[in-house]
């Protein structure tokens, strides 16, 4: 000193709900408060999950354009507190 673990100190961050506010939605962001978390730090490469505005499709009515109902398919949206890869890191016991 380095890897692995991860006691103690000293600190982070902040789930859920509220209030505003952006989004079409998932969702995000400011604030309160903490359910937890040894990386609950960064990153959308991979899988997985969530949304489906646009687009496609089905059926009716129309000369047709097109309009109606539900519904089905789709990221180019979103989750890093879903798991893995990958960058960085704080203290120092057994």
């Nucleotide at each position: 000193a380095c890897a692995g673990a991860g006691a103690a100190a000293a600190g982070g961050c902040a789930a859920g709900a509220c209030a505003c506010a952006u989004g079409a939605a998932a969702a995000u962001g400011u604030g309160u408060u903490a359910c937890g978390c040894a990386a609950a730090a960064c990153c959308a490469c991979c899988g997985g999950u969530c949304u489906a505005a646009g687009g496609a499709u089905u059926a009716u009515a129309u000369u047709a354009u097109u309009a109606u109902a539900a519904g089905u398919c789709u990221a180019u949206g979103a989750c890093a507190g879903c798991g893995g890869a990958g960058u960085u890191a704080c203290c120092g016991a057994a």